[in-house]
Context: one part of a larger RNA
RNA sequence: UGACGGGGGCCCGCACAAGCGGUGGAGCAUGUGGUUUAAUUCGAUGAUACGCGAGGAACCUUACCUGGGCUUAAAUGCAGGACGACAUCCCGUGAAAACGGGACUUCUUCGGACGGCCUGCAAGGUGCUGCAUGGUUGUCGUCAGCUCGUGCCGUGAGGUGUCGGGUUAAGUCCCAUAACGAGCGCAACCCCUAUUCUUAGUUACCAUCAGGUUAUGCUGGGGACUCUAAGGAAACUGCCUACGCAACGUAGUGAGGAAGGUGGGGAUGACGUCAAAUCAGCACGGCCCUUAUGUCCAGGGCUACACACGUGCUACGAUGGCCGGUACAGAGGGCAGCUGCCUGGUGACAGGUGGCUAAUCUCGAAAGCCGGUCUCAGUUCGGAUCGGAGUCUGCAACUCGACUUCGUGAAGUUGGAAUCGCUAGUAAUCGCGCAUCAGCAACGACGCGGUGAAUACGUUCCCGGGCAUUGUACA
Numbered sequence: 001u002g003a004c005g006g007g008g009g010c011c012c013g014c015a016c017a018a019g020c021g022g023u024g025g026a027g028c029a030u031g032u033g034g035u036u037u038a039a040u041u042c043g044a045u046g047a048u049a050c051g052c053g054a055g056g057a058a059c060c061u062u063a064c065c066u067g068g069g070c071u072u073a074a075a076u077g078c079a080g081g082a083c084g085a086c087a088u089c090c091c092g093u094g095a096a097a098a099c100g101g102g103a104c105u106u107c108u109u110c111g112g113a114c115g116g117c118c119u120g121c122a123a124g125g126u127g128c129u130g131c132a133u134g135g136u137u138g139u140c141g142u143c144a145g146c147u148c149g150u151g152c153c154g155u156g157a158g159g160u161g162u163c164g165g166g167u168u169a170a171g172u173c174c175c176a177u178a179a180c181g182a183g184c185g186c187a188a189c190c191c192c193u194a195u196u197c198u199u200a201g202u203u204a205c206c207a208u209c210a211g212g213u214u215a216u217g218c219u220g221g222g223g224a225c226u227c228u229a230a231g232g233a234a235a236c237u238g239c240c241u242a243c244g245c246a247a248c249g250u251a252g253u254g255a256g257g258a259a260g261g262u263g264g265g266g267a268u269g270a271c272g273u274c275a276a277a278u279c280a281g282c283a284c285g286g287c288c289c290u291u292a293u294g295u296c297c298a299g300g301g302c303u304a305c306a307c308a309c310g311u312g313c314u315a316c317g318a319u320g321g322c323c324g325g326u327a328c329a330g331a332g333g334g335c336a337g338c339u340g341c342c343u344g345g346u347g348a349c350a351g352g353u354g355g356c357u358a359a360u361c362u363c364g365a366a367a368g369c370c371g372g373u374c375u376c377a378g379u380u381c382g383g384a385u386c387g388g389a390g391u392c393u394g395c396a397a398c399u400c401g402a403c404u405u406c407g408u409g410a411a412g413u414u415g416g417a418a419u420c421g422c423u424a425g426u427a428a429u430c431g432c433g434c435a436u437c438a439g440c441a442a443c444g445a446c447g448c449g450g451u452g453a454a455u456a457c458g459u460u461c462c463c464g465g466g467c468a469u470u471g472u473a474c475a
Base pairs, nucleotide, nucleotide: 001475002474003472004471005470007469009467010466011465012464013463015459016458019422020421021420022419023418026314027313028312029311030310031309032308033307034305035304042053043052064300065299066298067297068296069295070294077121078120079119080118081117083115084114088103089102090101091100092099093098107112124289125288127287128286129285133283134282135278136277137276138274140272145184146183147182148181149180150179151160152159153158164175165174166173190266191265192264193263195233196232197231198230199229200228201227205222206221209220210219211218236260239254240252241251242250243249316415320374321373322372323371324370325369326368332363333362334361337356338355339354340353341352342351343350344349381412386407387406388405389404390403391402392401428451429450430449431448432447433446
């Protein structure tokens, strides 16, 4: 100087407390461990692995296994050699890759081009090392810290500044001060959102006027309103009161205001820590393989299943289930696409026929509200599992897809010890969209809106962190 302490002090955080809802019990989905296997490819392992890489494993992907081939599948040429075609099509063998045979047959400036074949160089490797590395990332932590120049103090390591008194979300600001300044962080500048103004008015809008319809901005028209999208305004403790010696500031159901003290979200992650993660995204040093650890193909596997754990979904019911009627979003997607309408089918869907390269056409809510029924049961709860029949995608759904329909109707009556999330348009609950994608194992991930709470006395305790201080046989 640090680190540590079951040392003391001050402060903060959904850290506890106060509340609300979960997990842990059940079934299923998914990931992991283990076991099994010819193979169940590889990586990730407290917090910081485990719906993670994977934002799509039937083939492909695919790296794994079994079997069958090749010695160059692909890029780039160079040197040497032989050939005239190559490509395409057909036939045979074969699971395919491939092998064998046949058909057709170049251009031309005569130098060659082009194409495959052979040889060598060269390639190729998801082989090893993340403890050789770059780049990227997680984490402490959006915590308030981490440093430098000059000066001063100390023999020196080093200290001071950065401490002290206040204050703040903040090393934020003020005062004081052997320090004076500065940098990286904090804050602000950026994006979305909440109010308003100006400009603009189509595909959006419809107040006023006119026309028309069973009905609808449907039509003429309008530029008001909504909205769209470009530019401004607006919030600064600016004003008031109280507290504070002063300053910084704090408090107020204060005023005004759409918004009040960082208005609410996001992006933004200091010096560093964990030899943290990744050689399988990519790049790259070294090592290793080179008729194989390279490469092509078929089939299988990554989907196994006594079991254990994590993350989720669905439930155990009446604030509910079922049936009928009826209402209201936002953000997105669409041409090998989204599909209106009509017809058929109980339905998944199929067949016709129109619109839309989209503010024009289209995909489109559920909880809610109204009425009826069930009446507390393992039930009209719950839907696993299994049997039959189908639909769709796709060469192909056996291993191994999703969906529909008929039947079947398991566990489960609120879950031990323990443990997680959340402070407001939040939790809880309800649906919708999208990427990947032929299809889909999506209940996942990422977004969007609808309905919409309870509680916070407080900082004694648990956990993590910050500051100064103290002890230490630790570095």
RNAcentral holds the full RNA, with entries from ENA, Greengenes and SILVA. Small-subunit ribosomal RNA, 3' major domain from an uncultured organism, 475 nucleotides, folded computationally.